The prediction has a mean pLDDT of 82. Large-subunit ribosomal RNA, domain IV from Tetraselmis marina, 330 nucleotides, folded computationally. The full RNA is in RNAcentral, with records from ENA. It is recorded under the gene name rrl. Its Rfam family is "Bacterial large subunit ribosomal RNA".
Context: one part of a larger RNA
């Protein structure tokens, strides 16, 4: 001075990003035990009492437990050691589970459950050059992709673009092909007419595309100005735009300075003496928002903010002591 560890007046978070770390709590037994709820929990909630040891009595085979009265010692009886702090509100994520071996365990994955979608069996999808394998010794209550995440109410308009499905009437189009028409080349032949054969033009034709339809729990989208009510303000209401914009529709329920809110420490209200914080409430949502799910939600979280309560050397401010180092001396 450091490291572990004890103890501490008087205060008790005033320390700090933050009660981080220590304290406190902690066993049994008994009484008691809110809100909320999916009626199971929540709950060991919370709050209390008592705990030795001898002796009788009570049950018993039995001090083996139990209970019950009575006595009695200690500074201390769950006598050492090991054994939840407790409570309120809010996000998120339903829960148990998984995870970044060696800086992240979580609000991330995963889930049960929802749905859309493709698959009739020699299945679809996958691996493989191949033959074959997986799926399956499975068979649409099966099996693969994709998204959503218990449960409760519900999930709105919008097919213009981008995919996907289905259509087929006309055109457009490749290899190729026949016909028909020019040309030219070989045979053959006096010649013509033939025969192989090449090039051009013409015609004939598929899937895609292109048109034509469905489809949004496919990808994705969901707007301006103006006016207008017996003080003001505001607008249910009216109207605009050569129907204007890249146009198909202009955000519906339910939320809301939010894990979203730049202004911003919004305003109000509460919580404090003091509050950029928390809660409620408002709604000018720069830039929610409806299985890229939207809003509730009991229980559950080594999850995150916040407040009270008990406790405290975290602090006011540090001090003592015990071990073991440093450090001096030998």
């Nucleotide at each position: 001075c450091c490291a572990u560890g004890u103890u501490g007046a008087a205060g008790g978070a005033a320390c700090u990003c933050g009660g981080c770390a220590a304290a406190a709590u902690u066993c049994c037994u008994c009484u008691g035990u809110a809100a909320c709820u999916u009626a199971g929990g929540a709950a060991g909630a919370a709050a209390g009492a008592g705990g030795g040891c001898c002796a009788a009595u009570c049950u018993u085979g039995a001090u083996a437990a139990u209970a019950u009265u009575g006595g009695u010692g200690g500074c201390a009886c769950a006598g050492a050691a090991u054994a939840g702090g407790g409570g309120g509100c809010g996000g998120c994520g339903a829960c148990u589970g998984u995870u970044u071996a060696u800086u992240a365990a979580a609000a991330a994955c995963a889930c049960a459950g929802g749905g859309c979608u493709c698959u009739g069996c020699a299945a679809a999808a996958u691996g493989a050059a191949u033959a074959c394998a997986u799926u399956a010794u499975g068979u649409a209550u099966a099996g693969g992709g994709c998204c959503u995440g218990a449960c409760a109410c519900c999930u709105g308009c919008c097919c213009g673009g981008u995919g996907c499905u289905g259509g087929a009437a006309a055109g457009a189009u490749a290899a190729a092909g026949c016909u028909a028409g020019a040309a030219g080349u070989u045979c053959g032949u006096u010649a013509a007419u033939g025969u192989a054969c090449u090039u051009c033009u013409a015609c004939u034709c598929a899937a895609u595309a292109a048109c034509c339809a469905g489809u949004a729990a496919a990808c994705g989208g969901c707007g301006g100005c103006u006016g207008u009510a017996a003080c003001u303000c505001u607008a249910a209401c009216a109207g605009u735009a050569c129907u204007g914009c890249c146009u198909a529709a202009g955000g519906u329920a339910g939320c809301g300075a939010a894990a979203u809110u730049c202004a911003u420490c919004g305003a109000c209200a509460u919580u404090u003496a003091a509050u950029u914080g928390g809660u409620g409430u408002c709604c000018c949502g720069c830039a929610c928002g409806a299985a890229u799910g939207g809003u509730g939600u009991a229980a559950c979280g080594a999850u995150c903010g916040c407040c009270c309560u008990a406790c405290u050397g975290u602090c006011u401010c540090c001090a003592a002591c015990a071990u073991g180092g440093a450090c001096u001396c030998a």